Context: one part of a larger RNA
RNA sequence: GGACGAACGCUGGCGGCGUGCUUAACACAUGCAAGUGGAGCGACGAACCAGGGCUUGCCCUGGGGCAAAGCCGCGAACGGGUGAGUAACACGUGGGUAACCUGCCCUGAUGAUUGGGACAACCCGAGGAAACUCGGGCUAAUACCAAAUGUGCUCUUCGGUCAUAAGGCCGUCGAGGAAAGGUAGCUUCGGCUUCCGCAUCAGGAUGGGCCCGCGGCCCAUUAGCUUGUUGGUGGGGUAACGGCCUACCAAGGCUUCGAUGGGUAGCUGGUCUGAGAGGACGAUCAGCCACACUGGGACUGAGACACGGCCCAGACUCCUACGGGAGGCAGCAGUGGGGAAUCUUGCGCAAUGCGCGAAAGCGUGACGCAGCAACGCCGCGUGGGGGAAGAAGGCCUUCGGGUUGUAAACCCCUUUCAGUUGGGACGAAGCUUCUGCGGUGAACAGCCGUAUGGAGUGACGGUACCUUCAGAAGAAGCCCCGGCUAACUACGUGCCAGCAGCCGCGGUAAUACGUAGGGGGCAAGCGUUGUCC
Repeated sequence: GGACGAACGCUGGCGGCGUGCUUAACACAUGCAAGUGGAGCGACGAACCAGGGCUUGCCCUGGGGCAAAGCCGCGAACGGGUGAGUAACACGUGGGUAACCUGCCCUGAUGAUUGGGACAACCCGAGGAAACUCGGGCUAAUACCAAAUGUGCUCUUCGGUCAUAAGGCCGUCGAGGAAAGGUAGCUUCGGCUUCCGCAUCAGGAUGGGCCCGCGGCCCAUUAGCUUGUUGGUGGGGUAACGGCCUACCAAGGCUUCGAUGGGUAGCUGGUCUGAGAGGACGAUCAGCCACACUGGGACUGAGACACGGCCCAGACUCCUACGGGAGGCAGCAGUGGGGAAUCUUGCGCAAUGCGCGAAAGCGUGACGCAGCAACGCCGCGUGGGGGAAGAAGGCCUUCGGGUUGUAAACCCCUUUCAGUUGGGACGAAGCUUCUGCGGUGAACAGCCGUAUGGAGUGACGGUACCUUCAGAAGAAGCCCCGGCUAACUACGUGCCAGCAGCCGCGGUAAUACGUAGGGGGCAAGCGUUGUCC
């Protein structure tokens, strides 16, 4: 000199864009943060419509379908948070997988036949303070089960071919295992078709699992470490290789090119600095990893050993009728605590994205916005021109004057920003719906496309922006002035009070302390402290 997620002191006008618990991975009141599908299913059935009965304001029948709960499907493994642990194939980079998996999505091939029995909801009953639980009965399905079929697939026998370390590919004998319907339209009521689904297989895409080479901290005042340890055989397990696990056999394996132990630490793209080489760091943003009160475990599933799932143990908190139960903010706000120190218990799904749905749509503290904070960067303003009687006042003085100083007053002018008046967006060229037309279809369904067409849709926000009005009007401080280092005098004090980054000032004329005048520097900031280069 530069930099900062900064803090402290004094001061503080506006705007844009960013950033904001670095400490206690400490404990958490309250609200919200993951739902959705009635075009899979049964039951219940409010408005409303039609018909009938009539006692004239009710009842019955049919349509219609709100809301809440249940079965079922998909999602909940994403998104969001944190950095505790981890010196490790965790990360980065380059490869391998002939040792693997992959829901939804895309392409291609083939298929969807015949049956069955339940369980919720509901009704009845019982237990319990509660959480909730139990028994009996009824019922549906794209829930569950059985049989059939088998393009292909899996396993086994044999052969060929390509590789060679196991193996891949092709053919062949035998064995095994699949499925579900729904909406809309037409109908001669047999069925057919559209769209969405279902099953098997092959390929793709995407996402992952596993393995390897190389790379990146400190300590030798850590020198030896290891028994599933190192390798082999058989077996088990996994999607998959493997001491991953197990039985037996052998005695190996690592290490001064630093094993083992200890300390510290999430890693990277990057950030800061520096001419570079290098050094330091890893906030925000992006990629990967790990964790979710602490420890352990599996279940479901394409995917978890699962933040807002389950079970067990522990600590803590809460409820209790004392028998027993409930909970997990390192999600968004917010509270206490710790600390030098870090924000609102806000608005909205309008946009972007995600989940579900045929769609309308619903949900989304992701996200978009607003609020607070000079915390940072950038921009703007606090007026411009003229004006010497060089006014008054202050300060200094050799008492002549000098300086503050064109500074002020005064004259002329302008009105950014803030204030006031009125208008008022872009973000929606999207999306939804209606209507018309075209394509596909047998079709007036459905789906797709199209229209200068009609209607609707914005949290921010009456915001940005434009405009009216008034008047210089509302807007400057902080640090320093001995040398380094730009900037000097007076008074007070008298080794006192004090200053100080280093050298050093102060003991009676202190440019170094305090105050004043003057001056220098930066400026809505200026200094100090801390840390890094």